A computed fold for an 85-nucleotide RNA from a Syntrophomonadaceae bacterium, annotated as c-di-GMP-I-GGC riboswitch aptamer.
[in-house]
RNA sequence: CUUGAGAAAGGCAAACCUGGUGAAAACCAGGGACGCAAAGCUACGGGUCUAAAACCGCGAGGAGAUGACGGCCGGGCUGCCAGGA
Repeated sequence: CUUGAGAAAGGCAAACCUGGUGAAAACCAGGGACGCAAAGCUACGGGUCUAAAACCGCGAGGAGAUGACGGCCGGGCUGCCAGGA
């Protein structure tokens, strides 16, 4: 520098359950493993989800990110192990 087939020191942990936070999406802790070679970090571009406040509407409701997702894709930063050069 490059690759991640098999393996592996070490690592993460979906669904679901319990407790907590939150309006919600979702998040945190414990249990649990579907998977992951960046399933480490980052909302920069795209995307998705939610809709409390303010706004519109007589109303039903509409619209709305400043909220959320990095385990949706791309980009950026960093890094373990193993193979190859």

The organism belongs to Syntrophomonadaceae, within Bacteria.